[in-house]
């Protein structure tokens, strides 16, 4: 330095659920709350799922997987 990655350290995120707001919906935002997460940071590029639609167009999910990209620590 690279890979891998912990019953290490420091910092971080926050599922379900609840409240309020928002959207036609999937969903989203904020607050509370922690199931989990070593990229659970970011990007819809590929597959997938979901919404919507007669179809086409359109939309959502990055906490479904792959891929791209940036990044903290660092034992064996």
């Nucleotide at each position: 330095c690279g890979u891998c990655g912990a019953u290490a350290a420091u910092a971080g995120c926050a599922a379900a659920c609840u409240a309020u707001c928002u959207g036609g919906g999937a969903g989203g935002a904020u607050a509370g709350g922690a199931c989990g997460c070593a990229a659970a940071g970011c990007c819809a590029c590929u597959g997938g799922u979901c919404c919507a639609g007669a179809a086409a167009a359109g939309g959502a999910c990055a906490g479904c997987a792959g891929g791209g990209u940036u990044g903290c620590c660092a034992a064996a």